[in-house]
RNA sequence: GGUUUAUAAAGAAGCGGCGAGAGAUCAGGCUCAAAGAACCGCUGGCAACCCUCCGGAAUGGAGAAGGUGCCAAUUCCUGUCCCGGAAAAUAACCCCGGGGGAUAUAAAUU
Numbered sequence: 001g002g003u004u005u006a007u008a009a010a011g012a013a014g015c016g017g018c019g020a021g022a023g024a025u026c027a028g029g030c031u032c033a034a035a036g037a038a039c040c041g042c043u044g045g046c047a048a049c050c051c052u053c054c055g056g057a058a059u060g061g062a063g064a065a066g067g068u069g070c071c072a073a074u075u076c077c078u079g080u081c082c083c084g085g086a087a088a089a090u091a092a093c094c095c096c097g098g099g100g101g102a103u104a105u106a107a108a109u110u
Stems, first nucleotide, its partner, number of pairs: 001110008013043005021032003026079004044071003049067002051063004075102001081099005
């Protein structure tokens, strides 16, 4: 890197370093950022996938030492396709909701 499964409207920030871009990619929007963002280090925290314990078992309950992950905004929002609603010329755009796709993370596997 590929595949499978699960999850993604909840939750959780201080200090120091650096110095100009950052929010995955492309586009549009919106936002964050010299009152110092992103990134890096330290400390702290959140969560509970792996994990530990209880249980015959559950998709059940409890825990948090360890392996990951995460700590602006729903995965910041939208995009091509499909379904439903609303409106309409019963049809498209626009609008609302859902699916799918993409992405991220975990566990397993190759």